RNA sequence: GUAUCUGACGCUGAGAAGGGCCGACUUAUUCGGCGCCGAAGGAGCAACCGCCCCAGGAAACUCUCCGGCAAAAGGACCCCGUCAGAAAA
Repeated sequence: GUAUCUGACGCUGAGAAGGGCCGACUUAUUCGGCGCCGAAGGAGCAACCGCCCCAGGAAACUCUCCGGCAAAAGGACCCCGUCAGAAAA
C1' cells in the first nucleotide's frame, strides 16, 4: 500500500422441473406413493495442486441424502458498493 485476491454485509440480475394422478385423513405451507429438476446445503471423484509413496485439497462435473417442480419465497453465480485482512510489478 495500487492492480488483484479472500471473507462478511448490503444491493442488481438470476435458470431448471407435474400449479399432475392415487390413497390416507390428524383439514394441514399435511403425510405416503409415482414422475421430474438441481444453481441453497451436503456428498463423490476428475483435470490440477500436493506427496518418496500414501494421505490431503479440489468444479457450474456427478449423486440426489437434501431442497425444489404456477406465482411468491428461496437461490449458486454475476454487477456495483462498504468494511476487515492479505498483497505483486
Molecule: Glycine riboswitch aptamer
Organism: Bradyrhizobium retamae